[in-house]
Parts: sequence; C1' cells; structure tokens
RNA sequence: GCGGUCGUAGUCUAGUGGUUAGGAUGUAGGCCUUCCAAGCCUGAGACCCGGGUUCAAAUCCCGGCGACCGCA
Repeated sequence: GCGGUCGUAGUCUAGUGGUUAGGAUGUAGGCCUUCCAAGCCUGAGACCCGGGUUCAAAUCCCGGCGACCGCA
C1' cells in the first nucleotide's frame, strides 16, 4: 500500500429499517441481617466520527478514524 471482518454503558454482549436500544456483570441508593456475604427492589450509565438514502437508520450506502486477520 491492497483486501476482508469488526466498532453499541466501566467490561462482555443481543438487536438484519418501525414500541422507550434489551440482557449479564460492575456501580449508586434502599430492604433484609447483630454485622458481613448472599438474596430482593429501585436508579444512573451506550449505538466511533461526518455525510447520504428513506416518512423513519444502531441497522442500508459513501468517506474518515481505530482494532484484528491476510497479502505484498
């Protein structure tokens, strides 16, 4: 330099055009307990960036950035 795959909470991940972006873990508060742990309830927290298509985009298209793999 070229090609492929991928990019969603602190971490891991689901979501193949239409309900409020779901779950696990972590985290904050509460309940319980003599205390801790465990358990239960509640909350906050995410679509890599820009543009396009569409009534509607995390999803489709283009460009950029980054990660991994392959070729040179």
Transfer RNA from a Candidatus Anstonellales archaeon, 72 nucleotides, folded computationally. Model confidence (mean pLDDT): 82 of 100. It matches the Rfam family "tRNA". It is annotated as a transfer RNA. From the family's description: Transfer RNA (tRNA) molecules are approximately 80 nucleotides in length.